[in-house]
């Protein structure tokens, strides 16, 4: 949990001292045919009659929201047993069970006859007394029994306890239940009851209940109490106690003191059982127990020994009440599972930095003790019943034995006490919340260790708490959820001053009650405790009495300040109606005119030669009212604007004449209420949803354009909503000011206008103190401080939706959920980032120029493809002539094929072995590596026949080596990039609740956060700059290998030689440039502009130098390194191949396309470098590459070693005397070796290409462009690359609109992985819950009608001595039937939206000006 169904046993009997009858055995007496019979008393069994009990005790919680319960209180009542008091108990009578006889029936049971007793029944008498009464009276009782003093009986009165009835107050949710009710509300008569009462009935009246929630629906036994909580509360109603209700379901009465009766009766239904089929029986929601349901809950036990109950005079009987035991760690409490000693510390296991550490005195071992369980012996107590006797069960005491039989559970990421290793690798799994797990997991699993509890420990479910998160105590509503769109006003709530009275509230005091138990306190009893006992306190409540009268209420009287009225003024787009006006626009007619117009980013559709647009004149039409005009005015809000008139509402000021609290708020209610929309009828110039067309676009049902219908306008009627906003309800009072505007009043002046003055009332704004606020902000117009009243809120989504109700013509409005879902949604502010935001500024960023790339051929790198393999890495800028400053072998990487080695190619240690190893050399085999075999020969020491031990080395075994294997997302280091951009921070102080801000912003200025000024900041650091190097000028020093002016010598010539330091040059040290000077501008600044001087001028030019950081940027293949992996292989050696492949693609370059050129001849001038296994001159040979040979030079000495340029000639615009690819042949060089796969030379060949589409790159001066030279690597070289060097040597710009990037300030933000962001909707798929729905199937509730059991009550008839009885009938009525409905469930094709899901589809709506501002 199934108030679901129950087998079996037990749970209510007792009394023989009320009665008749009867019985087995036994006792006594009598009789006896000895078989037995009769009697007596005691005792006893079955049943009967009679009495009392059976209405208690025990169980359960279905129903019940009030016929209940709780508290307080009342009375019109009854009462067996019990107590007290008064009185009585006389005389009679007739029956009937049982029993006997005879029947029926399977049974249950039943019929007839005869006959019997009573404390059963009846009559008469009496009347203390009771009842009725018209006060005369009427009427009403009884029972005896036995052991003779006891128990009974009757009447009356009182009591106790029990029972009955009434009232007030309290007692859950729901208004998506708003009206309910006809015996209903009241009265009169009657009936009924123990008694009041519509409790019932007849008649009369029309009442009664209800927004303080009636009626209906849902749920529920109520209380004492219990759990929790500081309390207030919230939740709950097991065990114990009180009350109620129920007893298979529904109805009914009988008996009785008491019942409408759990184990009584009658009827009906369902179910079960028996049956001879005719008919009968039954009711565990008593104790056990069974089945079933369920996640789940016990023994068919013992005993009346105790307590209590029934009966009895008693003994006693009965008692599944009760006392006990059993089962379950279900709870609470107590106890044990040992105690003491015992190692620098066994073993195991774990960790480790390999040293050790932990487990850990823990164990072993030694000594000791004896709780509980076990065995044995025994009996204090529960025992109280005069004495005696009495224990189901519990329990006490003593003895024995032996450390033996007795420890687990959860957790260890934070919250939260407690950490390591291994395994796993977004898997497996964990998870209360946050969150862990994608190869170093204290979070998963295991182990070791630890922490917390401990016979328990965790989990799940539930309640309260924390939660001030429903706020009475004790919350809020500008922007977070939340002020009704506005007003008027009903109920209600609240309400000015003074006085008197009252005493309802209130306060104090007292009375009764608030059962006991529980909780709390004290003491006491079980060895302690749990548990229990006694006493107290408390039970915050209700009732009666008294006192007080400040306040609230009520009553009465008075007042004027709140409110209103009155009088006089006054401003105004306040409202309604009517009428008039001008500008603009369109139309119509006419004139002029003649080709376009209109529109846009650009166009087109459209209009126009039938004359448009433009322009002039006239006429018509509708709508809206420029300037004034404003931060201005009015109104309750919505809203209100041309002029005038009519009618009309409100405000303000002044006066203080009147009324005398007449007030404030306001649930329901009523009225008004933008735009759009709807109905009827008008009207329609312009504008303009829908719609048509043209554009735009990938599309464009849009943005733009041309048209255009409803509508916009008027009248009347609906609708009733808006971001109806100040996102701020109304009213009153109080709490600094400053200033502006609007309307009145006052004063100054003789008056008036104007002006001025101070001040007062009202209204509208801005700034702002205190205060408030999360902040933004607000701040006498409060969001401050208070009061009064109303409305509203309670996480997001679902959803302002569904259903229901109501309003509406409709559209739709108002009211208003749930399932499900998420761990957020949201506000304000902060720092960033971003913007098709803004401002300022910069950069070869653009523009202005020069030259390229993209087209061709080739070189080179890459992707791809191919391949046995084409090793690996780099990927926008910032990968791609990059790592690679040199791939034929080597390099080179197991990249591929094949052959080999296994302590190894390399290092260290150690054990063992032997005498050779190392080196040299030979042979076989092989592609080599290697394998196999042979020969020769060493070192040191002690010693010396020789041996010994040893170092190196060898062989062998073990530790180990080795890895360009993996992870750059585990790392160090190094590097790229933003970017040589000017930024990035800190200390102290200040401001802010805080994040944070300030400084660093601002005004100038700069290449610069450079400097100056200002300044709640003052300072400082890393960056900038400077210090360093090269270069431009010069001085000085020095003078070889460099230089050569003068002097001298010499040569064909040359600084060749002597010599010289003048010059050039070399390379050390210095000088020089600082806005220093002048003028101007500027804030007397910083600085800028111009100038002088100067080789150089405002950083002179160039380099090195790179802040905080960003990109998980790059690199484990430079190196180093954690983890992982391989170990006869992912290590090592070797041969060959590959990295060089090639359809097409991309990047970077070279050479060109030619005449500013090509070719030929002649001729001149550098810098910086390199050179010994090297550079190599002159000479000779070769057309040439080159060769021979070799002077000189370890180099300012020698060599490598210039080109463009200049001069002369030819070519004459062509695929050429341009261009050189490709190809053939012949050679040279390097190298062990040029086949795959090198470079160079010569002869021949002579391709594409005639300046390159879209696009794109570099460069601002000694730059671009152009010309050559050198070097590294390197045997050689695929170098056109790279790094440097010099020669010749321009053009353009002085601007910041645009593109790109960057800096500062500001702004917006729904971004923070930061726009390569975020994010919306349809569609498709899966899953979940829900709405609607044809229909179908249950439950429930009344209503109408029909039937009408049992039964009470009434009536009629029959019969009758009493009590009874028989027959008939009326009302009511259970169940049942039938009908139309209400409410509420289940299922439900289809349909609809919603939530959630993986990286689906389509678009791009929103967030930035989101690219058409967004939203309502």
């Nucleotide at each position: 949990u199934a108030a679901c169904a129950c087998a079996u046993g037990c749970a209510a009997g007792u009394c023989g001292g009320g009665c008749g009858a009867u019985u087995a055995a036994g006792a006594c007496c009598u009789c006896u045919u000895c078989g037995g019979a009769g009697g007596u008393g005691a005792a006893u069994a079955c049943a009967g009659u009679g009495g009392c009990g059976a209405a208690a005790g025990g169980g359960c919680g279905a129903g019940u929201a009030a016929u209940g319960c709780g508290u307080u209180u009342c009375u019109a009542u009854g009462u067996a047993c019990c107590c007290u008091a008064a009185g009585g108990u006389g005389a009679g009578g007739g029956a009937u069970a049982g029993c006997c006889c005879a029947g029926g029936g399977a049974a249950a049971c039943u019929u007839g006859g005869a006959g019997u007793a009573a404390u059963a029944c009846c009559u008469c008498a009496u009347g203390u007394g009771g009842u009725c009464u018209c006060c005369g009276g009427a009427u009403c009782a009884a029972a005896g029994g036995c052991u003779u003093g006891c128990c009974g009986c009757c009447u009356u009165a009182g009591g106790a306890g029990c029972a009955a009835g009434g009232a007030a107050c309290g007692u859950c949710c729901u208004a998506u239940c708003a009206g309910g009710u006809u015996g209903u509300u009241g009265g009169u008569g009657g009936g009924g009851u123990a008694a009041u009462g519509g409790c019932c009935u007849a008649c009369c009246a029309a009442g009664c209940c209800u927004u303080a929630g009636a009626c209906g629906g849902g749920u529920a036994g109520c209380g004492g109490g219990u759990g929790u909580g500081a309390g207030a509360g919230c939740a709950u109603g097991a065990u114990c106690c009180g009350c109620c209700g129920c007893a298979u379901c529904g109805g009914g009465a009988c008996u009785g003191a008491g019942a409408c009766a759990c184990u009584g009766c009658c009827c009906g239904g369902a179910c079960u059982c028996c049956u001879a089929c005719g008919g009968g029986a039954g009711g565990c929601u008593g104790c056990a127990g069974u089945a079933a349901c369920g996640a789940a809950u016990a023994u068919u036990c013992c005993g009346c020994a105790a307590u209590g109950g029934a009966c009895g005079a008693a003994a006693g009987u009965c008692u599944g009440a009760c006392g006990g035991a059993g089962c379950a760690a279900u709870g609470c409490c107590g106890c044990g599972u040992g105690c003491a000693g015992g190692a620098u510390g066994a073993a195991u296991c774990c960790c480790u930095u390999c040293g050790g550490g932990g487990u850990g005195u823990a164990a072993a071992c030694u000594g000791c003790u004896g709780u509980c369980a076990g065995g044995g012996u025994u009996u204090a107590g529960g025992a109280a019943c005069a004495c005696a006797a009495u224990g189901a069960c519990c329990a006490g005491a003593c003895c024995c034995a032996a450390a033996g039989g007795a420890a687990g559970g959860g957790c260890c990421g934070g919250c939260u006490a407690a950490c390591u290793u291994c395994g796993u690798g977004c898997c497996a799994g964990c998870a209360g919340c946050c969150g862990c797990g994608g190869u170093a997991a204290u979070a998963c699993g295991a182990a070791g260790g630890g922490c917390c509890c401990g016979a328990g420990c965790g989990u799940u479910a539930a309640u309260c708490g924390g939660a001030a998160u429903c706020a009475c105590u004790g919350g809020g509503c500008u922007u977070a959820a939340a002020g009704c769109g506005u007003a008027c006003g009903u109920a209600g709530g609240c309400g000015g001053a003074c006085a008197u009275g009252u005493a309802g509230g209130u306060a104090c005091u007292u009375u009764g009650u608030g059962a006991a138990a529980u909780c709390c306190c004290a003491c006491c009893g079980c060895u302690c405790a749990a548990c229990g006992g006694u006493g107290g306190a408390a039970c915050u409540g209700c009732u009666g009495g008294g006192u007080a009268u400040a306040c609230c209420g009520c009553a009465u009287g008075u007042c004027u300040u709140g409110a209103g009225a009155c009088a006089g003024g006054u401003a105004g787009g306040g409202g309604u109606c009517g009428u008039c006006g001008g500008a603009a626009c369109g139309a119509u007619a006419g004139g002029u005119g003649g080709a376009g117009u209109g529109g846009u980013g650009a166009a087109a559709u459209g209009c126009g030669u039938u004359g448009a647009u433009a322009u002039c004149u006239a006429u018509c039409g509708g709508a809206a009212c420029g300037c004034c005009g404003a931060a201005g005015g009015a109104g309750a809000a919505g809203u209100c604007a041309g002029g005038c008139g009519a009618c009309u509402g409100g405000g303000c000021c002044u006066g203080u004449u009147c009324u005398g609290a007449c007030g404030c708020u306001g649930a329901g209610g009523u009225a008004c209420g933008a735009a759009a929309g709807c109905g009827u009828g008008g009207g329609u110039a312009g504008c303009g949803a829908a719609c048509g067309g043209g554009a735009u676009u990938a599309g464009a049902u849009a943005c733009c354009c041309c048209g255009g219908u409803a509508g916009u306008c008027c009248a009347c009627g609906c609708u009733g909503u808006a971001a109806a906003c100040g996102a701020u309800g109304u009213g009153c009072a109080c709490u600094a000011g400053a200033u502006c505007g609007a309307g009145g009043g006052g004063g100054u002046u003789c008056u008036g206008a104007c002006a001025c003055c101070a001040u007062u009332c009202u209204c509208g704004g801005u700034c702002g103190a205190a205060g408030c606020g999360a902040a933004a902000g607000u701040g006498u117009u409060a969001a401050g401080u208070g009061c009064a009243c109303c409305g509203c809120c309670u996480g997001u989504g679902g959803a302002g939706u569904a259903c229901g109700g109501u309003c509406g013509c409709a559209a739709g409005g108002c009211u208003a959920a749930a399932a499900c879902u998420c761990a957020a949604a949201g506000g304000a502010a902060u720092u960033g980032a971003c913007g098709g935001g803004g401002g300022c500024u910069c950069a070869c960023a653009c523009a202005a120029g020069c030259g390229g790339u993209g087209g061709a051929g080739c070189a080179u790198g890459u992707g791809g493809c191919u391949u046995a393999a084409u090793u690996c890495g780099a990927a926008a800028c910032a990968a791609c002539g990059c790592g690679a400053a040199g791939a034929a072998c080597c390099u080179u990487a197991u990249c591929c094929u094949g052959g080999g080695c296994u302590u190894g190619a390399c290092a260290u240690g150690c054990g063992c072995g032997g005498a050779u190893u190392a080196g040299c050399u030979c042979g076989u085999u092989g592609a080599a590596a290697g394998a196999c075999g042979g020969g020769c020969c060493a070192c040191a020491c002690c010693u010396u026949u020789u041996g010994u031990a040893g170092g190196a080395g060898c062989a062998u075994a073990c530790a180990c080596a080795g890895g360009u294997a993996u992870u750059g997302c585990a790392c160090g280091g190094c590097u790229g990039u933003c970017g040589u951009c000017a930024g990035c921070u800190c200390g102290u102080g200040u401001c802010g609740u805080g994040a944070g801000a300030u400084g660093u912003u601002g005004g100038g200025u700069u290449a610069a956060g450079u400097c100056c000024c200002g300044u709640a900041a003052c300072g400082a650091g890393c960056g900038c700059a400077a210090c360093c190097c090269c270069u431009a000028u010069u001085g000085u020093u020095a003078g070889u290998u460099g230089c050569u002016a003068a002097c001298a010598g010499g040569u064909a010539a040359u600084g060749c030689u002597g010599a010289g330091g003048a010059c050039u040059c070399u390379a050390g040290c210095g000088a020089g440039a600082c806005u220093g000077c002048c003028g101007g501008u500027g804030u007397u600044a910083a600085a800028c502009c111009g100038g002088a001087g100067g080789a150089a001028g405002g950083c002179g030019g160039g380099g090195a130098c790179g802040a905080c950081g960003u990109c998980a940027a790059g690199u484990c293949a430079u190196c180093a390194u954690g983890g992982u992996c391989c170990u006869u292989a992912c290590g090592c050696c070797c041969a060959g191949g590959g990295c060089u492949a090639c359809a097409a693609a991309c990047g970077u370059g070279c050479u060109a396309c030619a005449a500013u050129g090509g070719c030929a001849g002649g001729u001149a001038c550098a810098a910086a470098g390199g050179g010994a296994a090297g550079c190599a001159a002159g000479a000779c040979c070769g057309c040439g590459a080159g060769g021979u040979g070799g002077a000189g030079c370890a180099a300012a000495u020698c060599c490598c070693a210039a080109a463009a340029g200049c001069c002369u000639g030819c070519c004459c615009c062509a695929g050429u005397u341009c261009g050189g690819a490709u190809a053939g042949g012949a050679g040279g060089c390097u190298g062990c070796a040029a086949c795959u796969c090198g470079c160079c030379u010569c002869c021949u060949u002579g391709a594409a290409g005639u300046u390159g589409g879209a696009a794109u790159c570099g460069c601002u001066a000694g730059u671009a462009a152009u010309c050559g030279c050198a070097g590294a690597u390197c045997a050689g070289c695929c170098a056109u690359g790279c790094u440097g060097c010099g020669g010749u040597g321009a053009a353009u710009g002085u601007g910041u609109u645009c593109c790109u990037g960057a800096g500062c300030c500001u702004u917006g933000u729904a971004c923070a992985c930061a726009c390569c962001g975020c994010c919306c909707g349809u569609c498709a798929a899966g899953c979940c819950a829900c709405c609607c729905a044809a229909a179908u199937u249950g439950g429930u509730c009344g209503c109408a009608c029909c039937c009408g059991u049992a039964g009470u009550c009434g009536c009629c008839c029959c019969a009758a001595u009493u009590c009874a009885g028989g027959g008939g009938u009326g009302c009511c009525c259970a169940c049942g039937g039938c009908g139309a409905g209400g409410c509420u469930g289940g299922u439900g094709a289809c349909u609809g939206g919603g939530a959630c899901u993986a990286a689906g589809u389509c678009g791009u709506a929103a967030c930035a000006a989101g690219g058409u501002a967004a939203c309502u």